[in-house]
C1' cells in the first nucleotide's frame, strides 16, 4: 500500500417546530363508592443487538404436607469463574493455517456383544490374484516356501534403514511408534528423560454397552382476590379390604369420597408487573472468566395490545427486525459506521 486475524463501540437516523399516543408524578378543579374517578396544565421516562428460536439454567407460583429406590433422561480432558448450567475463563492434547489464530459430540474398545456394503485372494477360523525362489518335468503343468514387490479398498495387520536369506519376513540390529516401570516438572489433564519388551489382528462408542457426575412435575393462559350469573341439575358405575393426590413403576406418606356422561350459567375487573443473582463508575485482588469495598442512578409496563403524523434541515439514504412475569446463556438472521492491537507479503530508508 495490500492481504489477513482478533476485539470492543453504536444502533436504522440526528437537530428543530407543530399536533397525537401510553406509564408516572405536581398543581388546579368537579364528581364521589372517600386507599376512587373525570378534565386541564407542567415535569420526567417509553422497543432489541438479537426484542427471535422455544434451546439450556434458573428465580417466582401452584401441585405440596416430608422422603427413599428402580427406570428414564442430560453432561463427559483439567482447573476455576458463577445462582447454575450443555455457558463463560485459563490450560492440556488432536486437527487445519506460512502465521497471527481457529474448531473439537475430548471417559472407556485389554469387561462383553455388534457392524465393516461393493471390490479384493483375505476385513478373522486370515489368506495367495498377479509376481519372486527351490525341485521335477517341459514351454506349460505339478509340488513346496513367501508376503519384502504390485493390484483392490476407507482401512491388508507396525513404519523407514542395514544385515540376512534359496527367495524372504522383527529373522536381527538402530532410530521412530507402541505396552509397561521408575524420576523429575505440573494442583491436575499431560510433558520430558531413562530402562525395559519384538511387541501385534485394524477401524467404529452422535453403535448397543461400561464407568463418573447430575436430574420432581406443570406453569404467568402460573396463582390469589373480588363481583355478577345460573339448575344446591340429571343419569351410570366403584365404594373403606375402596378411591382421589404426590410425570412412569414400587415403598412409603397424605385426604375422605371419586370416575364417566347429558344439560345449564358467567367469561367482567383488581393484583400478580417491574427496585433487580439491577446498571454505570472508581479502588483493591486475579493471567482471565469474575470477585471484595466505595460512591451515584432509576432506564416500558400495553392488554385487540402505547411511542405516530407533518414541515425544513443535515446524513451512514438504513440490514434483520416490535417488548408481554423477569434474568444469565446458547444458537440463528443480518445494512453499515468507528477505533484498538496482531500476523504475513511487498517497495523504500
Nucleotide at each position: 500500500c495490500g492481504a489477513g486475524c482478533c476485539a470492543a463501540c453504536c444502533g436504522a437516523g440526528g437537530c428543530a417546530a407543530u399536533c397525537g399516543c401510553u406509564a408516572u408524578u405536581a398543581c388546579a378543579u368537579c364528581c364521589u363508592u372517600c386507599u376512587g374517578g373525570g378534565u386541564g396544565u407542567g415535569g420526567u421516562a417509553g422497543a432489541g443487538g438479537a426484542a427471535a428460536g422455544u434451546c439450556c439454567g434458573g428465580g417466582c407460583u401452584c401441585c405440596a404436607a416430608a422422603g427413599g429406590g428402580u427406570a428414564a433422561g442430560g453432561u463427559g480432558c483439567c482447573a476455576g469463574g458463577u445462582a447454575a448450567c450443555g455457558c463463560c475463563u485459563g490450560g492440556g492434547g488432536a486437527g487445519c493455517g506460512u502465521a497471527a489464530g481457529c474448531u473439537c459430540a475430548c471417559g472407556g474398545c485389554a469387561a462383553g456383544u455388534g457392524c465393516a456394503a461393493c471390490a479384493g485372494a483375505a476385513a478373522a477360523u486370515a489368506u495367495a490374484c498377479c509376481g519372486c525362489c527351490c525341485a521335477c518335468a517341459a514351454u506349460u503343468g505339478u509340488g513346496g516356501g513367501u508376503a519384502a514387490g504390485g493390484g483392490u479398498g476407507a482401512a491388508a495387520u507396525g513404519g523407514u534403514g542395514c544385515g540376512g536369506u534359496a527367495a524372504g519376513a522383527g529373522c536381527g540390529c538402530a532410530c521412530c511408534g507402541c505396552g509397561c516401570a521408575a524420576u523429575c516438572g505440573g494442583u491436575a489433564a499431560c510433558g520430558a528423560u531413562u530402562g525395559u519388551g519384538g511387541c501385534a489382528g485394524u477401524g467404529u462408542a452422535a453403535a448397543c454397552c461400561c464407568c463418573a457426575c447430575c436430574u420432581g412435575g406443570a406453569g404467568c393462559a402460573a396463582g390469589a382476590c373480588c363481583a355478577a350469573a345460573u339448575a344446591g341439575g340429571g343419569a351410570u358405575c366403584c365404594g373403606a379390604u375402596g378411591g382421589c393426590g404426590c410425570g412412569a413403576c414400587c415403598c412409603g406418606c397424605g385426604c375422605u369420597g371419586g370416575a364417566u356422561u347429558c344439560g345449564g350459567g358467567u367469561a367482567g375487573g383488581u393484583c400478580g408487573c417491574u427496585u433487580g443473582a439491577g446498571g454505570u463508575c472508581c479502588u483493591c485482588g486475579g493471567u482471565a472468566a469474575c470477585g471484595u469495598g466505595g460512591a451515584u442512578c432509576c432506564u416500558a409496563g400495553a392488554u385487540g395490545a402505547a411511542u405516530g403524523a407533518u414541515u425544513g434541515u443535515c446524513c451512514a439514504c438504513g440490514a434483520c427486525a416490535g417488548a408481554a412475569c423477569c434474568c444469565g446463556g446458547c444458537u440463528u438472521a443480518u445494512u453499515g459506521g468507528u477505533u484498538g492491537g496482531c500476523u504475513c507479503a511487498u517497495u523504500u530508508u